[in-house]
The prediction has a mean pLDDT of 77.
This is a predicted structure of a 107-nucleotide RNA (THF (Tetrahydrofolate) riboswitch aptamer).
It was read from a public genome assembly, where an Rfam model found it.
This record gives sequence, structure tokens and C1' cells, in this order.
RNA sequence: CAUAGAGUAGCCACUUGCGCGUAAAGUGUUACCGAACGGGACGUUGUCGGUAAACGAAAGGGAAUAAAUCUGUCUGUUCCCUGCGGUGCAUUGGCGCGUCCGCUGUU
Repeated sequence: CAUAGAGUAGCCACUUGCGCGUAAAGUGUUACCGAACGGGACGUUGUCGGUAAACGAAAGGGAAUAAAUCUGUCUGUUCCCUGCGGUGCAUUGGCGCGUCCGCUGUU
């Protein structure tokens, strides 16, 4: 010098595990403010946090226990099982910077 490659934030799948909610938090939407974001610079895209607003859901069964009771039941609490949630974290698989410099391999 040439050439190839790796690495971020994060995204998707939902593999697996542990939770949270089902007494509605979370997720999602909009606006504003702020933050971080390949090792560096510029920039793009996306992400996260805070505030505000609007919207908004799937429960069923069993056991124990306590109260009420017209003894038929019924209510509360705890636990378990099966579900549900555009649910959280981790894990697994896939994907994952435009230009220049840097890094690694080769010449």
C1' cells in the first nucleotide's frame, strides 16, 4: 500500500430458567426534557430514563385456614396447578454503523 475480518447501543426469534401482574403494575401510543451509544472524529438509525396526557386486558380449578350463615352456601387470607399479559431479567440462536482513522489476519 492492497485486501479480508472482528467488535457497540440494540433488534428479532422464543430455546431454557427464574420472576411480576391478573386486587392491573407492566407492555404499547403521543408530547416535552435528558442520557448513553464499535477504540477515536463527524453523522445516521435505533435505544434508555424522567415528566405529562389519553387509551387499556382472561381467567379457571384445587387445598388449607378464618369469619359470616337461613347449614344450602358465601366472603377473606395463604399456597398449588393450568392459562392469560404486544409482562421483567438472565440464557440460547440469528441479525447488528455510513465515511475516515485505529485494531486483527494475509500479501